RNA sequence: UCACCGAAGGGGUAAAGCCAGGGCAACCUGGUGGCACAAAGCUACCUGUCCAGCAGUGGAUAGAGGGGCUAUCGAA
Numbered sequence: 001u002c003a004c005c006g007a008a009g010g011g012g013u014a015a016a017g018c019c020a021g022g023g024c025a026a027c028c029u030g031g032u033g034g035c036a037c038a039a040a041g042c043u044a045c046c047u048g049u050c051c052a053g054c055a056g057u058g059g060a061u062a063g064a065g066g067g068g069c070u071a072u073c074g075a076a
Base pairs, nucleotide, nucleotide: 009073012037013036017032018031019030020029021028022027035063041069042068043067045066046065047064048061049060050059051058052057
């Protein structure tokens, strides 16, 4: 000097509800809030669920499960 491990501490995300706005809707965005989360970071690829439509189909959900990709300061 680099890597790994790593205590205390620090940091992150943000459910319901409420307010404002958008959308036919599911739902989304901002504010408030603080149920929870060690990937509650990203991704609709698979399954599920939900919405619109007579249907073909189109859309929503990553805080339902799986897959893929990526990532975190710190003493001895």